Notes
This is a predicted structure of a 73-nucleotide RNA (transfer RNA) from a bacterium. The prediction has a mean pLDDT of 81.
RNA sequence: GCGCCGUUAGCUCAGCCGGUAGAGCAGGUCCCUUUUAAGGACAAGGUCGCAGGUCCGAAUCCUGCACGGCGCA
Numbered sequence: 001g002c003g004c005c006g007u008u009a010g011c012u013c014a015g016c017c018g019g020u021a022g023a024g025c026a027g028g029u030c031c032c033u034u035u036u037a038a039g040g041a042c043a044a045g046g047u048c049g050c051a052g053g054u055c056c057g058a059a060u061c062c063u064g065c066a067c068g069g070c071g072c073a
Base pairs, nucleotide, nucleotide: 001072002071003070004069005068006067007066010025011024012023013022019056028042029041030040031039049065050064051063052062053061
């Protein structure tokens, strides 16, 4: 330098062929328990890496860039 993959909640990851974002764990409140742990209930938490483009509508499609990984030279 070129190619491919990845980047989504504090962490680990889903999210199909574009229709307006979820799970588990952690943390919070409550219940239960003599207490802790375990168990149960509820709520909260996201400019979907950044900037543009297409579209009525983009996490998803297109372009560029950044970061990480793998391969080739």